[in-house]
Predicted 3D model of a 73-nucleotide RNA (transfer RNA) from an uncultured Bacteroidales bacterium.
It matches the Rfam family "tRNA". Its family is annotated with triplet codon-amino acid adaptor activity in the Gene Ontology.
Formats: sequence, structure tokens, C1' cells
RNA sequence: GGGGUAUUAGCUCAGUUGGUAGAGCGUUUGAAUGGCAUUCAAAAGGUCAGGAGUUCGAUUCUCCUAUGCUCCA
Repeated sequence: GGGGUAUUAGCUCAGUUGGUAGAGCGUUUGAAUGGCAUUCAAAAGGUCAGGAGUUCGAUUCUCCUAUGCUCCA
């Protein structure tokens, strides 16, 4: 220098034709217990890495940029 791949909640990760963004853990609140642990219920938490384009509509398709991993030279 060139190719491939990843980027989604605090963490680890799903997301099936392009059609209202999810799980586990964690956090908060409530209940059960004398208390802790634990269990159950509920809630909060997202610019889907950033920008542009295509489209009625983009996490999803295209291009550029950033960062990580990897391959070639």
C1' cells in the first nucleotide's frame, strides 16, 4: 500500500425480504426473610461507531471516514 472482517444497552452478544430495536448479566425499585445471601415481579438504560447517498421507509443496500482483528505484498 491492497483485500477481508468486526463496530447494536454499562458488559457479553442476537437481530431471518428493507417495515415500531432485543436477550443474558449488571443497575434501580418493590415483595418474600429478623438480617445477609437468594428467589420473584417491575422499571430505567440505545444518535444501531461517524458522515453522505439510494428508497415511501435503512441497524440491514452503496460509498467515504475512524478504531480493532486478520490475510497478501